[in-house]
RNA sequence: GGGUCCGUGGGGUAGCUUGGUAUCCUUCCAGCUUCGGGGGUUGGUGACGGGAGUUCGAAUCUCCCCGGGCCCA
Numbered sequence: 001g002g003g004u005c006c007g008u009g010g011g012g013u014a015g016c017u018u019g020g021u022a023u024c025c026u027u028c029c030a031g032c033u034u035c036g037g038g039g040g041u042u043g044g045u046g047a048c049g050g051g052a053g054u055u056c057g058a059a060u061c062u063c064c065c066c067g068g069g070c071c072c073a
Base pairs, nucleotide, nucleotide: 001072002071003070004069005068006067007066010026011025012024020056028044029043030042031041032040033039049065050064051063052062053061
């Protein structure tokens, strides 16, 4: 330099093909349960790597950039 894959709450993960309320687990916070803790149970907070474009509407499609993995040179 060329090709290809990946980037989503604090951590992990589904959703992308076929654009339309962003899923689940865990952590955290609060209530109940307990003498207390743990465990259980109920509820809650919290995310689409950055920018531009297309569109009524973008995590999803297009382009550029950033970061990481692999292959070729």

Model confidence (mean pLDDT): 82 of 100. The RNA shown here (transfer RNA) has 73 nucleotides and comes from a Nanobdellati archaeon. The sequence was found in a public genome assembly. Its Rfam family is "tRNA". Rfam classes the family as a transfer RNA.